Large-subunit ribosomal RNA, domain IV from a Rickettsiales bacterium, 329 nucleotides, folded computationally.
Taxonomically the source falls in Rickettsiales (Bacteria, Pseudomonadati, Pseudomonadota, Alphaproteobacteria).
Context: one part of a larger RNA
RNA sequence: CGAUGCUGAAGGAACUAGGCAAAUUGCACCUGUAACUUCGGGAGAAGGGUGACCUAUUUUUAGGCAACUAAGGAUAGGUGGCACAGAAAUGGGGGUAGCGACUGUUUAUUAAAAACACAGGACUCUGCUAAGUCAAUAAGACGAUGUAUAGGGUCUGACGCCUGCCCAGUGCUGGAAGGUUAAGAGGAGAAGUGCAAGCUUUGAAUCGAAGCCCCAGUGAACGGCGGCCGUAACUAUGACGGUCCUAAGGUAGCGAAAUUCCUUGUCGGGUAAGUUCCGACCCGCACGAAUGGCGUAACGACUUCCCCACUGUCUCCAGCAUCGACUCA
Numbered sequence: 001c002g003a004u005g006c007u008g009a010a011g012g013a014a015c016u017a018g019g020c021a022a023a024u025u026g027c028a029c030c031u032g033u034a035a036c037u038u039c040g041g042g043a044g045a046a047g048g049g050u051g052a053c054c055u056a057u058u059u060u061u062a063g064g065c066a067a068c069u070a071a072g073g074a075u076a077g078g079u080g081g082c083a084c085a086g087a088a089a090u091g092g093g094g095g096u097a098g099c100g101a102c103u104g105u106u107u108a109u110u111a112a113a114a115a116c117a118c119a120g121g122a123c124u125c126u127g128c129u130a131a132g133u134c135a136a137u138a139a140g141a142c143g144a145u146g147u148a149u150a151g152g153g154u155c156u157g158a159c160g161c162c163u164g165c166c167c168a169g170u171g172c173u174g175g176a177a178g179g180u181u182a183a184g185a186g187g188a189g190a191a192g193u194g195c196a197a198g199c200u201u202u203g204a205a206u207c208g209a210a211g212c213c214c215c216a217g218u219g220a221a222c223g224g225c226g227g228c229c230g231u232a233a234c235u236a237u238g239a240c241g242g243u244c245c246u247a248a249g250g251u252a253g254c255g256a257a258a259u260u261c262c263u264u265g266u267c268g269g270g271u272a273a274g275u276u277c278c279g280a281c282c283c284g285c286a287c288g289a290a291u292g293g294c295g296u297a298a299c300g301a302c303u304u305c306c307c308c309a310c311u312g313u314c315u316c317c318a319g320c321a322u323c324g325a326c327u328c329a
Base pairs, nucleotide, nucleotide: 001324002323003322004321005320006319007318008317010315011314014313019310027051028050029049030048031047036041038158052079053078054077055076056075057074058073059072060071061070062069063068080084092308093307094306095305097303098302099300100299104116105115120156121155122154123153124152125151126150132142133141134140159295160294161293162292164225165224166223169222170221171218172217173216174215175214178213179212180211184207185206189202190201191200192199193198226244227243228242229241230240253287254284265281266280267279268278269277
């Protein structure tokens, strides 16, 4: 000097990115327990008290004919210690907000989470030799010894309240009049050759499927959801009007947000002092409705902020024990 433990005056988070680490709490019984709530919870909420041993009285249970034995309970009085759940094992607690409903799952070896899954919701395909998948040449197998309350795919993700407008583009579904169009059919003609019959080659019009063009539908399909100018008897603002463009111009709800650049926005709360936090405002650079929107009890080794208790985290370090390092041998 280091590691691992133990102790510490006064203060008590002033440490730090952050109470990281440590400390506190811890058991049983009695008492008592808020908001909120899906009425189950929250809850061991929080908070308070008791606990050893001795004596007396009384009492319960089990066994026993009984005497009694074993394990307890209640009440009263007393004894000792610094300390009585005397060691060990053994929850710190509360409040606010975000995200995800929950229990689960995950990057074996830097990530356990807000990611995945989930019950629930929706769309879509599939009528059975099902769709789909494996195999691909097939047989065959799974689906399934199932049959649309079933099976496959995709999205969303408990629950509550809801889920607006756009079908112009892309996709999907349906339609078939017309246009385009392959092989094929067709054969007007043309060329070569031959004395010729013929043979060979080429070949216009016309007919000709799906697809595409076309016509509709469809958003819990991929997706999208405007600009400029003016206007009210102070000012400001603009219910209102005009105009351009669009397929349609963002509805409800939420909003400086896990989204806000400007930004430490402004106001309020909390602090003596707060780029964080909470509540509002709305000028949303660039929220927004199953790529779900907004709430939400319970839950979380998740994230944020605050408070109580507690402490060597710190002010500011010190001592002790053990093991190293070091010095000597």